Transfer RNA from a Candidatus Norongarragalinales archaeon, 74 nucleotides, folded computationally.
């Protein structure tokens, strides 16, 4: 310089190929309940698609560029 492939909650991931209504568990925080306290346990909150364009009625999902990281050729 070329080609791969990978990015979703603080953590670690499912959904991507085959585009559908509110992204879905789990772990952490966080409020309650329980208890003499704490821990378990149970009930609730809050938190995420690496950014940007495009296509389409509709994008995590498909097209393009861009960032970050691996892997491979010169």
């Nucleotide at each position: 310089g070329g080609g791969c492939c990978u990015u979703u909650a603080g953590u670690a991931u499912a959904g991507c190929c085959u585009g559908g209504a509110u992204a879905g568990a789990a772990u952490g925080g966080u409020g309650g309940c329980u208890u003499c306290c704490g821990a378990a346990g149970c009930c609730g909150c809050a938190g995420a698609c690496a950014g940007g364009g495009g296509u389409u009625c509709g994008a995590a999902u498909c097209c393009c560029c861009u960032a970050a990281g691996g892997c491979c050729c010169g």
Overview:
Its Rfam family is "tRNA". It is annotated as a transfer RNA. Gene Ontology term of the family: triplet codon-amino acid adaptor activity. RNAcentral holds the sequence, with entries from ENA.